[in-house]
RNA sequence: AACGCUGGCGGCAUGCUUAACACAUGCAAGUCGAACGGCAGCACGAGGAGCUUGCUCCUUGGUGGCGAGUGGCGGACGGGGGAGAAACGCGUAGGAAUCUACCUAGUAGUGGGGGACAACCCGCGGAAACUCGGGCUAAUACCGCAUACGCUCUUAGGAGGCAAGCGGGGGAUCUUCGGACCUUGUGCUAAAAGAUGAGUCUGCGUCAGAUUAGCUUGUUGGUGAGGUAAUGGCUCACCAAGGCUACGAUCUGUAGCUGGUCUGAGAGGACGAUCAGCCACACUGGGACUGAGAUACGGCCCAGACUCCUACGGGAGGCAGCAGUGAGGAAUAUUGGACAAUGGGCGCAAGCCUGAUCCAGCCAUACCGCGUGUGUGAAGAAGGCCUUAGGGUUGUAAAGCACUUUCAGCAGGGACAAAAAGCUAAUAGCUAAUAACUAUUAGCUCUGAUGGUACCUGCAAAAGAAGCACCGGCUAACUCUGUGCCAGCAGCCGCGGUAAUACAGAGGGUGCGAGCGUUAAUCGGAAUUAUUGGGCGUAAAGGGCACGUAGGUUGGUAUUUAAGUCAGAUGUGAAAUCCUCAAGCUUAACUUGAGAACUGCAUUUGAUACUGGAUACCUAGAGUUUGGUAGAGGGAAGUGGAAUUUCCGAUGUAGCGGUGAAAUGCAUAGAUAUCGGAAGGAACACCAGUGGCGAAGGCGGCUUCCUGGACCAAUACUGACACUGAGGUGCGAAAGCGUGGGUAGCAAACAGGAUUAGAUACCCUGGUAGUCCACGCCGUAAACGAUGAUAACUAGGUGUUGGGAUUUAUCUCAGUGCCGAAGCUAACGCGUUAAGUUAUCCGCCUGGGGAGUACGGCCGCAAGGUUAAAACUCAAAGGAAUUGACGGGGGCCCGCACAAGCGGUGGAUCAUGUGGCUUAAUUCGAUGCAACGCGAAAAACCUUACCUGGUCUUGACAUACUCGGAAUUCUCUAGUAAUAGAGGAGUGCCUUCGGGAACCAAGAUACAGGUGUUGCAUGGCUGUCGUCAGCUCGUGUCGUGAGAUGUUGGGUUAAGUCCCGUAACGAGCGCAACCCCUAUCCUUAGUUGCCAGCACGUAAUGGUGGGGACUCUAGGGAGACUGCCGGUGAUAAAUCGGAGGAAGGUGGGGAUGAGGUCAAGUCAUCAUGGCCCUUAUGGGUAGGGCUACACACGUGCUACAAUGGGCAGUACAAAGGGAUGCGAUACCGCGAGGUUGAGCAAAUCCCAAAAAGCUGCUCCCAGUCCGGAUUGGAGUCUGCAACUCGACUCCAUGAAGCAGGAAUCGCUAGUAAUCGCGAAUCAGCAUGUCGCGGUGAAUACGUUCUCGGGCCUUGUACACACUGCCCGUCAAACCAUGGGAGUGUGUUGUACCAGAAGCAGGUAGACUAACCUUCGGGAGGUCGCCUACCACGGUAUGAUAUAUGACUGGGGUUAAGUCAUAACAAGGUAGCCGUA
Repeated sequence: AACGCUGGCGGCAUGCUUAACACAUGCAAGUCGAACGGCAGCACGAGGAGCUUGCUCCUUGGUGGCGAGUGGCGGACGGGGGAGAAACGCGUAGGAAUCUACCUAGUAGUGGGGGACAACCCGCGGAAACUCGGGCUAAUACCGCAUACGCUCUUAGGAGGCAAGCGGGGGAUCUUCGGACCUUGUGCUAAAAGAUGAGUCUGCGUCAGAUUAGCUUGUUGGUGAGGUAAUGGCUCACCAAGGCUACGAUCUGUAGCUGGUCUGAGAGGACGAUCAGCCACACUGGGACUGAGAUACGGCCCAGACUCCUACGGGAGGCAGCAGUGAGGAAUAUUGGACAAUGGGCGCAAGCCUGAUCCAGCCAUACCGCGUGUGUGAAGAAGGCCUUAGGGUUGUAAAGCACUUUCAGCAGGGACAAAAAGCUAAUAGCUAAUAACUAUUAGCUCUGAUGGUACCUGCAAAAGAAGCACCGGCUAACUCUGUGCCAGCAGCCGCGGUAAUACAGAGGGUGCGAGCGUUAAUCGGAAUUAUUGGGCGUAAAGGGCACGUAGGUUGGUAUUUAAGUCAGAUGUGAAAUCCUCAAGCUUAACUUGAGAACUGCAUUUGAUACUGGAUACCUAGAGUUUGGUAGAGGGAAGUGGAAUUUCCGAUGUAGCGGUGAAAUGCAUAGAUAUCGGAAGGAACACCAGUGGCGAAGGCGGCUUCCUGGACCAAUACUGACACUGAGGUGCGAAAGCGUGGGUAGCAAACAGGAUUAGAUACCCUGGUAGUCCACGCCGUAAACGAUGAUAACUAGGUGUUGGGAUUUAUCUCAGUGCCGAAGCUAACGCGUUAAGUUAUCCGCCUGGGGAGUACGGCCGCAAGGUUAAAACUCAAAGGAAUUGACGGGGGCCCGCACAAGCGGUGGAUCAUGUGGCUUAAUUCGAUGCAACGCGAAAAACCUUACCUGGUCUUGACAUACUCGGAAUUCUCUAGUAAUAGAGGAGUGCCUUCGGGAACCAAGAUACAGGUGUUGCAUGGCUGUCGUCAGCUCGUGUCGUGAGAUGUUGGGUUAAGUCCCGUAACGAGCGCAACCCCUAUCCUUAGUUGCCAGCACGUAAUGGUGGGGACUCUAGGGAGACUGCCGGUGAUAAAUCGGAGGAAGGUGGGGAUGAGGUCAAGUCAUCAUGGCCCUUAUGGGUAGGGCUACACACGUGCUACAAUGGGCAGUACAAAGGGAUGCGAUACCGCGAGGUUGAGCAAAUCCCAAAAAGCUGCUCCCAGUCCGGAUUGGAGUCUGCAACUCGACUCCAUGAAGCAGGAAUCGCUAGUAAUCGCGAAUCAGCAUGUCGCGGUGAAUACGUUCUCGGGCCUUGUACACACUGCCCGUCAAACCAUGGGAGUGUGUUGUACCAGAAGCAGGUAGACUAACCUUCGGGAGGUCGCCUACCACGGUAUGAUAUAUGACUGGGGUUAAGUCAUAACAAGGUAGCCGUA
């Protein structure tokens, strides 16, 4: 500046940044009668006429004056906008070859003549603009003549060249009465001077692009001429061939320059509004004229575009002056007042003109100032908002009371800006003069647009005057509601997916305030282009390497110079601005004065340390000389052996070869293997080494020749000869290219075989270019030490190569490695071979992608190389290190993890759960391990949440209110029931007699209710890794930090268990122990348990007396601790073996689960926020469903039989349960069971028979005397009720199944396996679950592998952490861009055509006042014509910019597309670079 919302006053300043786009209308430059002829209009005077006696008409330049005209001066200033121009345009400092109207001070003059043309009059033409012809006339208009210097020219004799008057006054003299004359003022002329202004030349400075590298022919210079005010190729003729350029010419783009303005600590960066200086421009292009000055904004001519008038024949115009209009644009004002002041033009002056200027108007556009009130006021009012419901906040805020009146309003008063000019008087000057004029002084008169001014006073009333943005962090300021990845916000990070301080609204708050926000722009912060003041090992960045040109830098001493440098002086650096100090407006902004400053340039005088120049010298740098040394340094020629391959011969026979395994391939036509011989090519084992050499690339058998460099020692010499190095030149791996050779092995391409889902790969068998040589190209690599070259300085230790010294021990020079000091570094690391400290020079970098790409240039045979962008897009990309996690990385260790075993599952039938399917419903949840005999320790009804039908609405349940009734209970009717209706029984308890407590019914409202939703809002509980050995803290130390250390290491353990070591020392939660059961013993106590001994009794039985010994019960103790011995070990911790012991190294089992992980599970146990339903998603009820059934899976039962089945006999448990119960006994039934009811609230009675086992008999390998599904019939029990849908019994039936594929599970000892028993749930209903005991094994070499886990280490492009990350094609959409047959437009070069106006030149066709004349004419001039130059225009052909273009190339972006898996871990073939 603009936009949005809002808006009280004043001062001061600014105000078309865009279309140099087009302009209606008005105004912006005139003036002078004291230059002139005159006189249209106005006024006055005079005269005349008419008369109405004060009016009209006419005449008269007589007067004031004056339109038009001649003439003079001014229109070249002032005012405007910035198109063009990269230039002597501007800035600064200088110069010489110039002009300068008006102005200043002086000098000299101003004499005498002439001829015209306007105006005016007459006439022709034209619509108009205007034009033409004839006639008269004036001048300070024009032209001669005279005179003339200090002027100009010159052949130095001379020649040439000027003028104008006008106004005022006047004493003598003269007069044609006009004047002359004198004087004064002014003007004019000439020459010289000044001042001012202008022209011109030069040094320096003045934007970007090299993807613009060569430009130039009047070009560069000279001579001569022309031209100009003046220098000059300014122009022309001739001569010469120069001139500019890497310190950037030429070309392209952009741009008015400066003082200054904004910003910044400064250096700088950006800009060039207002004000001031300069330039250029005036519709576009060209041109001259006039003039002192113009190539002229409001002048002329021509061409062009546009607009207007027209009678169609012709004409007119130029707001980038002030206002104003249209258009463009986000956007910028009045068709105002005045010449009062300042300034300008003309004029003697008065004065006139002045959109310059001074003022006013509009706009919160900027800056500055003021106000919208002040004090008091708690019932902390009302209302709003929030709330844990108590309160908090808005808030002394309001109201109320008291006070004040700035500003605005009304009224009254009232400045500065005004001094001049004019007139009068006086004095001085000029003068003959008292006129006139000029200067000074005094007096008088008069001049204000602004202006209803500023300012002052009075009046009235708190009365008229507050908004905007923000409130997640940055950044001051927080809550509620709505919304629900929607709507929206956002400067960056980001917010929004139902609890949003981020969206929208509200309350509250914060900031600023007549403004506040937003957008755009500039500088700053950004040391993020780094001169001040950055970097280049790994983040962007050292050229692949050297030589060397220009350039930059450069050793010591002395003298000199004085360019740089330093100091002084002088000039300049306009004013304004900035700064300082004052002053004026009430203050401030603003304005004024003074100073300082303007960091610069020039001239001059000094200084001479340093740098530079010059001269002379020196030897420390550099080089040369002598003698040695090492070496895969380079080039050429020759030569050697081993090996591979091929060929020949021999021996010999069936395979060879190859791989993870194979196959292709070779081989009975004799391979492979072995021996002998031959050929040919390529490469050089051992030596060999962080060894050597080279500038780098690179260089490896041996010999010879040629040749470069390095190092060491000791002399002598040269005397700074040096370093670096833009361009340039050369060298430069591999691959590749060209020509010609060569080809043993290897080997892109290619072929075949494998592998694979595929396999254009990895592996195998073959195999061509190529690899090799010669010559020529290419010129790139992760060309790396990712580290440019040179020189100096800054601790050491240790290895090694070459040389030397001295003498066995060191020293020294030159290389090459490792470790380290100081120091540096973001860290890693570097560290005399620096990445340390310095110096010089070069190269390179400036976020990622696009892109080392496009276009253009250069190079190349090509491939391609080199130089090298932009649009667009993202908020990152990257480095180093840290902690984790992960790896088809490594090491150590553990676990029924594998292995060794035993038994299963997977096959069959059935049971049960799940998926799926079905259904009105098959309610819901659980879903890898860690869901699936799970929630459910019991779905016929109930449960039950689901479905269908039929019902209720304060409700089945809670609290509160009113009213009535005790409660309660029975019967009947209807209905499936819920429910509805009718009838009966019953009047309780406490009491202060009011009533109360519990309960029931009715009513109304708050509310109840919800197995509705969200386990991703939650609590609680639980699972899992995992009973794995881990997880942390304090202090200290290390690190810039994240973090590390401790916790790592050596041992050891079941264990972060313990020991040792240790910049750590300690501690906590875990481990272990403490607790329970069990195993041995002791002790205490013996009932319901026990019974050895002593009695009694029975057919028999601890049945009885009694006993406590034993078993047992249940209290208390003991015991086990690596305590003892030996070995090993660091003498430790510990471990191995042994003794003793009931038990031995945690004796066995249980309970016990660190910090965390999985948004694990559960809103359907419970609790709970939010949301949702409220005659329903709530409540009651009947029936149905959860029990369905092509199928799939999990978990189990029973089997498939003889270690077995059946029958008979017989023995031994533990742990439990029992009153709506367990139920003995006896009887009945084949049986399930029934009848009966002893005993028992239990160490007493009952359930209760334990079973496997043992003994005997039978079956004899079969779908069976195995197996028992299924089905038919008959029953029992429970229960209101066994149809859907219970369990059991008996009779009959007798399915699959003959040991279970791939795969997979459990278990290490009283374990697996096997056998039965009990309990919870439960009316009834286990093959499930939880317990109990009986019988009772096998195996473990070991840790390679599978799975899981722990510790250390390594890599990482992962951190949602490998179920990670991530690449490319294809397909889709959008965006910008390259190419593109071309097409349009602009700019421009070259060649040519053309040629308006105009200047110049030529000409003599026409015309011609002044001058000359011999009167014929001449000189001169005007018009015409021609020539040269030239604008517009045209043709041809290039260059360049921009727009567009079918099609096409790649690029970028885009939640869920396709194909594969290239990279990151050894990424599963290590990766990467160059090339094909």